Model confidence (mean pLDDT): 89 of 100. Small-subunit ribosomal RNA, central domain from a Bacteriovoracaceae bacterium, 349 nucleotides, folded computationally. The source organism's lineage runs through Bacteria, Pseudomonadati, Bacteriovoracia, Bacteriovoracales and Bacteriovoracaceae. It was read from a public genome assembly. It matches the Rfam family "Bacterial small subunit ribosomal RNA". Gene Ontology terms of the family: ribosome and structural constituent of ribosome.
Context: one part of a larger RNA
RNA sequence: CUGGGCGUAAAGCGCGCGCAGGCGGAUUUGUAAGUCAGAUGUGAAAUCUCGGGGCUCAACCUCGAAACUGCGUCUGAAACUACUAAUCUAGAGUAAUGGAGGGGGAAGUGGAAUUUCGCAUGUAGGGGUAAAAUCCGUAGAGAUGCGAAGGAACACCAGUGCCGAAGGGGACUUCCUGGACAUUUACUGACGCUGAGGCGCGAAAGCGUGGGGAGCAAACAGGAUUAGAUACCCUGGUAGUCCACGCCGUAAACGAUGUGCACUAGAUUUGAGAGGAUUGACCCCUUUCGAGUCGUAGCUAACGCAUUAAGUGCACCGCCUGGGGAGUACGGUCGCAAGACUAAAACUC
Numbered sequence: 001c002u003g004g005g006c007g008u009a010a011a012g013c014g015c016g017c018g019c020a021g022g023c024g025g026a027u028u029u030g031u032a033a034g035u036c037a038g039a040u041g042u043g044a045a046a047u048c049u050c051g052g053g054g055c056u057c058a059a060c061c062u063c064g065a066a067a068c069u070g071c072g073u074c075u076g077a078a079a080c081u082a083c084u085a086a087u088c089u090a091g092a093g094u095a096a097u098g099g100a101g102g103g104g105g106a107a108g109u110g111g112a113a114u115u116u117c118g119c120a121u122g123u124a125g126g127g128g129u130a131a132a133a134u135c136c137g138u139a140g141a142g143a144u145g146c147g148a149a150g151g152a153a154c155a156c157c158a159g160u161g162c163c164g165a166a167g168g169g170g171a172c173u174u175c176c177u178g179g180a181c182a183u184u185u186a187c188u189g190a191c192g193c194u195g196a197g198g199c200g201c202g203a204a205a206g207c208g209u210g211g212g213g214a215g216c217a218a219a220c221a222g223g224a225u226u227a228g229a230u231a232c233c234c235u236g237g238u239a240g241u242c243c244a245c246g247c248c249g250u251a252a253a254c255g256a257u258g259u260g261c262a263c264u265a266g267a268u269u270u271g272a273g274a275g276g277a278u279u280g281a282c283c284c285c286u287u288u289c290g291a292g293u294c295g296u297a298g299c300u301a302a303c304g305c306a307u308u309a310a311g312u313g314c315a316c317c318g319c320c321u322g323g324g325g326a327g328u329a330c331g332g333u334c335g336c337a338a339g340a341c342u343a344a345a346a347c348u349c
Stems, first nucleotide, its partner, number of pairs: 003321004007303002012317001014201004021194003025088004030083002033081002035077008049065006091191001092188003095184004103177007110154001115149007125136002162169002206247006215241002220236004258316006266294011298305002322349003331342004
């Protein structure tokens, strides 16, 4: 080393692309590297094992055999792996037609509402709370009407629904653009799966520069509450929230469930198609791809999972190995910083 595991007990990288590596469909030919068989050489002695012998026995000594699981060479086998040559279409992909979608990026447009400002009507309150007060208002508020400005978000539609690898995505129009799906079978002919490193994407908060700033709102101020109240409640309010560009690279980044493929009862709802039946968009039947609920076998410590598996297998990667110390110290890499990543030990139970 050979072990057992990873939904909730420790454990699936936040997600993808992909070099190396690992693994890889069907048929035929050849080679013989792996593999297998035989022969041969070697594998010192001692030791170990077995059978004898010698010290009165034993330990010990000694003789013989076996063994030394290995390596080299030669000859042979050709199923499997590998390589070689050729062929194939079930994997994978391309093409044609078609529809679905908040998938991504950019530009423009719209209405409701909040706020502020202007004008008008109008008079004493408004606001807020459990109750109040701070606060606004006779310098005319609040209310109502008209107008203007500006920023942010898009009610209804809206769904247990859709799309995206994940983060995530919701007004309308136009332009650019990615993916998935169905049908037809035309084409390529294993072109595939996974993926250490690497590269890219990655909510919110935060950071840099420059804009923007309606509402909301860390910090902060005041009013309450209270024994106190550095809070919960109220009145204000700055960063921030928004935009452009550049960083950061983390989340209960969760389905707490890595990716791919195959197999293993059903029932029901729903989204996107196709086919059949039909006068027919309905209903019904068949079928493909998604999204849910229930449930059989099986699995599970139980809860539960159950064709979207946590069942049964294969391939590859990541990770775990008692609690604390500690996701810390030190070192290194990255970062403007905040910090991130990698990652111990003493000691202790």